[in-house]
Context: one part of a larger RNA
Molecule: small-subunit ribosomal RNA, 5' domain
Organism: uncultured bacterium
RNA sequence: GACGAACGCUGGCGGCGUGCUUAACACAUGCAAGUCGAACGAAGCGCAAAAGAGAGCUUGCUCACUUUUGUGACUUAGUGGCGAACGGGUGAGUAACGCGUGGACAACCUGCCUCUGAGAUUGGAAUAACAGUUGGAAACGACUGCUAAUGGCAAAUACGUCCCUAUGGCGGCAUCGCCAAGGGGAGAAAGUUGGCGCCGCAAGGGCUGGCGCUCAGAGAUGGAUCCGCGUCUGAUUAGUUAGUUGGUGGGGUAACGGCCUACCAAGACUACGAUCAGUAGCCGGCCUGAGAGGGUGAACGGCCACACUGGGACUGAGACACGGCCCAGACUCCUACGGGAGGCAGCAGUGGGGAAUCUUCCGCAAUGGACGAAAGUCUGACGGAGCAACGCCGCGUGUAUAAUGAAGGCCUUCGGGUUGUAAAAUACUGUUGUCAGGGAAGAACGGCUUGUAGCUAAAUAGGCUGCAGGAUUGACGGUACCUGACGAGGAAGCCCCGGCUAACUACGUGCCAGCAGCCGCGGUAAUACGUAGGGGGCGAGCGUUGUCC
Numbered sequence: 001g002a003c004g005a006a007c008g009c010u011g012g013c014g015g016c017g018u019g020c021u022u023a024a025c026a027c028a029u030g031c032a033a034g035u036c037g038a039a040c041g042a043a044g045c046g047c048a049a050a051a052g053a054g055a056g057c058u059u060g061c062u063c064a065c066u067u068u069u070g071u072g073a074c075u076u077a078g079u080g081g082c083g084a085a086c087g088g089g090u091g092a093g094u095a096a097c098g099c100g101u102g103g104a105c106a107a108c109c110u111g112c113c114u115c116u117g118a119g120a121u122u123g124g125a126a127u128a129a130c131a132g133u134u135g136g137a138a139a140c141g142a143c144u145g146c147u148a149a150u151g152g153c154a155a156a157u158a159c160g161u162c163c164c165u166a167u168g169g170c171g172g173c174a175u176c177g178c179c180a181a182g183g184g185g186a187g188a189a190a191g192u193u194g195g196c197g198c199c200g201c202a203a204g205g206g207c208u209g210g211c212g213c214u215c216a217g218a219g220a221u222g223g224a225u226c227c228g229c230g231u232c233u234g235a236u237u238a239g240u241u242a243g244u245u246g247g248u249g250g251g252g253u254a255a256c257g258g259c260c261u262a263c264c265a266a267g268a269c270u271a272c273g274a275u276c277a278g279u280a281g282c283c284g285g286c287c288u289g290a291g292a293g294g295g296u297g298a299a300c301g302g303c304c305a306c307a308c309u310g311g312g313a314c315u316g317a318g319a320c321a322c323g324g325c326c327c328a329g330a331c332u333c334c335u336a337c338g339g340g341a342g343g344c345a346g347c348a349g350u351g352g353g354g355a356a357u358c359u360u361c362c363g364c365a366a367u368g369g370a371c372g373a374a375a376g377u378c379u380g381a382c383g384g385a386g387c388a389a390c391g392c393c394g395c396g397u398g399u400a401u402a403a404u405g406a407a408g409g410c411c412u413u414c415g416g417g418u419u420g421u422a423a424a425a426u427a428c429u430g431u432u433g434u435c436a437g438g439g440a441a442g443a444a445c446g447g448c449u450u451g452u453a454g455c456u457a458a459a460u461a462g463g464c465u466g467c468a469g470g471a472u473u474g475a476c477g478g479u480a481c482c483u484g485a486c487g488a489g490g491a492a493g494c495c496c497c498g499g500c501u502a503a504c505u506a507c508g509u510g511c512c513a514g515c516a517g518c519c520g521c522g523g524u525a526a527u528a529c530g531u532a533g534g535g536g537g538c539g540a541g542c543g544u545u546g547u548c549c
Base pairs, nucleotide, nucleotide: 001548002547003546005545006544007543008542009541012395013394014393015392016391017390018388019387020353025351026350027349029348030347031346034082035081036080039079040078042076043075044074045072046071047070048069049068050067051066052065054063055062056061057060089306090305091304098231099230100229101228102227103226104225108223109222113219114218115217116216117215118214119213121155122154123153130145131144132143133142134141135140161186162185163184164183165182167180168179169178170177171176191211192210193209194208195207196206198205199204232278233277234276239269240268241267244266245265246264247263248262249261250260251259281303282302283301284300285296286295287294288293308329309328310327311326312325331342332341333340334339359385361384362383363382367381368379369378370377371376398428399427400426401425408419409418410417411416432490433486434485435484436483437482438481442476448470449469450468451467452466453465454464455463456462493538494537495536496535497534498519499518500517504533505532506531507530508529514521515520
């Protein structure tokens, strides 16, 4: 000098940050991942029309019921799609291609997004929901019957693509790569919705626009793999290794490879420190230092690893998956004892451990994310507020004048000195405080609405792209800020005073009580202990302890 600090005494305000360093200990409760009805059938609700039969009576009206049809920015358990692999947490493990840095990939993948090319034809079978029966305390099932789809299946077609075969050209980096034209074989698809001068009784078809679907090519983004170099301590750890090191055949992967397997060979690493043991997430950075260096890896950003412990795969573009599945284990809970349920190292919060670390808060208004055509829904990410002097920075606790140098305190050589312009007193100010009034920026998108231009289109529908105007949307928050009134009123402590080291006297104590970072003080005049007066330092802080330079 620094700190994610703690402890002691003290404590007015604001801004910006930071806040379990210990038990990767165990967790009550709530929330943290959903969304789409413009993919689908169904159920419900509301509205409208028609029919039926009924009630009231005012005899042509009202009311409720049933059925049918239509309709809705309506609601939703289920099927289906996308998301759930992001975002958020932690640092256990890891001394490793984990990380950093620089390269390689002629050995790879990539949902959503952008551009380009080609296409979306025909058909049949199921199943949940639902209904019925039924098992179980529950969790959860079983059987029978019905039904839909952008769910699943078969067939057709195939510009590219893949496999086999064979030709030509170009190129290189060893295996080889790229381009072009042939022959044979394999493999796709899904619809929905807005509008309309057309066809149709309707269902539906047609045209057109939007969103989707399929096969390819290219890009972008994200990822996988390999390599050089760097990356703590110990030799009181000297030898280590059997899929081990290499080859061939086969398998496997998105892909190379002992990655796996069969056979063959006997290799491979090591004093330039292998192996073993200990410790540890790595980096940008941060602290210190003139630098070189040393220390460190909280917060913020990048990468990695983990998700009660250990193992495993499934789905998927992507996981070997924190709030998914299966198995084993420990622990906790429910049980009708047959069997079940759970995983805060998400946000709050609880117990425990500890010197020690916060609210079971508000909001999706902003930014970002998921889904959706959109409205919108969800979002403990995030934006905010709360608590804590934990840190940094800023402000205040008054200002000016005021000598009979008041009183009181302390010292005294008893003359006086000092506290001290300090106070009182007088005149002001109004930061801050209290009260009252006004009151933001953060909001612009989107959607709605009025007008208007262009593109698409047969179209003055519809859709898309703009421009101008209007109304609407704020958790924080009646906050920041502004104005007025009141009134010096509500706001100072802590450590030290022997030397180092700025600052001295008195009394008490008497090697006692005590102090102390080092030297050392204290045994009767202690500037070193305790108290007082005075002084010095810093100041909403000041000291002590710990750690690093």